[in-house]
Molecule: Bacterial RNase P class A
Organism: Schwartzia sp. (in: firmicutes)
RNA sequence: CGAGCAUGAAAGGCAAUCGCUGGAGGACGUAUGCGCCUUCAGAGGAAAGUCCGGGCUCCACAGGGCGGUGUGCCGGAUAACGUCCGGCGAGGGCAACCUCCGGGAAAGUGCCAUAGAAACGGAAACCGCCUGUGCAAACAGGCAAGGGUGGAAAGGUGCGGCAAGAGCGCACCAGCGUCCGGGUAACCGGGCGGCUUGGUAAACCCCACACGGAGCAAGACCGAAUAGGGAAGGGAUGAUGCGGCCCGCGGAACCUUCCGGGUUGAGUCGCUGGAGCCGCUCGGCGACGGGCGGCCAAGAUAAAUGAUUGCCACCUUUUAAGGAACAGAACCCGGCUUAUUGAGUGCUCGCAAA
Numbered sequence: 001c002g003a004g005c006a007u008g009a010a011a012g013g014c015a016a017u018c019g020c021u022g023g024a025g026g027a028c029g030u031a032u033g034c035g036c037c038u039u040c041a042g043a044g045g046a047a048a049g050u051c052c053g054g055g056c057u058c059c060a061c062a063g064g065g066c067g068g069u070g071u072g073c074c075g076g077a078u079a080a081c082g083u084c085c086g087g088c089g090a091g092g093g094c095a096a097c098c099u100c101c102g103g104g105a106a107a108g109u110g111c112c113a114u115a116g117a118a119a120c121g122g123a124a125a126c127c128g129c130c131u132g133u134g135c136a137a138a139c140a141g142g143c144a145a146g147g148g149u150g151g152a153a154a155g156g157u158g159c160g161g162c163a164a165g166a167g168c169g170c171a172c173c174a175g176c177g178u179c180c181g182g183g184u185a186a187c188c189g190g191g192c193g194g195c196u197u198g199g200u201a202a203a204c205c206c207c208a209c210a211c212g213g214a215g216c217a218a219g220a221c222c223g224a225a226u227a228g229g230g231a232a233g234g235g236a237u238g239a240u241g242c243g244g245c246c247c248g249c250g251g252a253a254c255c256u257u258c259c260g261g262g263u264u265g266a267g268u269c270g271c272u273g274g275a276g277c278c279g280c281u282c283g284g285c286g287a288c289g290g291g292c293g294g295c296c297a298a299g300a301u302a303a304a305u306g307a308u309u310g311c312c313a314c315c316u317u318u319u320a321a322g323g324a325a326c327a328g329a330a331c332c333c334g335g336c337u338u339a340u341u342g343a344g345u346g347c348u349c350g351c352a353a354a
Stems, first nucleotide, its partner, number of pairs: 001350007010341001012312007020042007028035002044326001048337002051335005056215004063247004068211005073087005088102001089100004103206002108204002110200003126147002128143006155173006174196002176193007219269003222265001229259006241249002276295008314323004
């Protein structure tokens, strides 16, 4: 210098003027609603998609069974997770490194189009090989090595063996089982046994583990208005509720549906101090955890967080102009995914130079 791999951060700065939202203060003005003044604060790394997990709230103090859903190599982290960290196995790359819906097909069932003799059952034999009979055609028996079909056909290669063949025997390799050793484990290494068993579980299923439901329009309070009526059905032989069903719990003189009426605030709380942020330090390979110190940093509700100007910084070129990505909180956190700008750091391979 070129090609690549990994990774953590940043997302212009300062000032002035005019606005908007909120907090605190005020000795000001008020019609008691607020206004005015001072001061402080005011979007993100994804605020997004709403795909997972949790907090919180209500419904039983959230219970049991069946069903259902999800997860799926092992160990750990965590409030929890489908996330993260560290390993294992398989695959890809010269390498740095990356990818994997990665449990069970020897419990059962299903499926495997077309082709093929045959697609799971130790079944079956089209061409072929061998033996016998026969002049021959052919027939009977043996075989599964070779050919053919197929994604897949009695483990693969070689030697021996045989009438021809075959794990029939042997060597090596692959798998399975078993024993020994190592490892917390996934798994790894070695010995022994001819044991050789098709694939598919993002098909049913089996195994292990997890999961009650609804969601801030949760939910609570104040205010305004009031009234109640009609019809049908159900109800201590248990309505309504615990949002699949059953059990169980709790428990009402009410409950559900329809008809036709009354009243109604842009009300208050929930609402932001929290698994919080920053720094130092200790433990751990790491995710992360402990300790100490410091800090408080939007809380709106149809939705504020903006506009203009000046200077500096960055990029571009025609040197005095232009440009500056994706994108806007809505109860709050932890993740994932997607969108997106220009730089940095570490590492790998190649080339060149010293």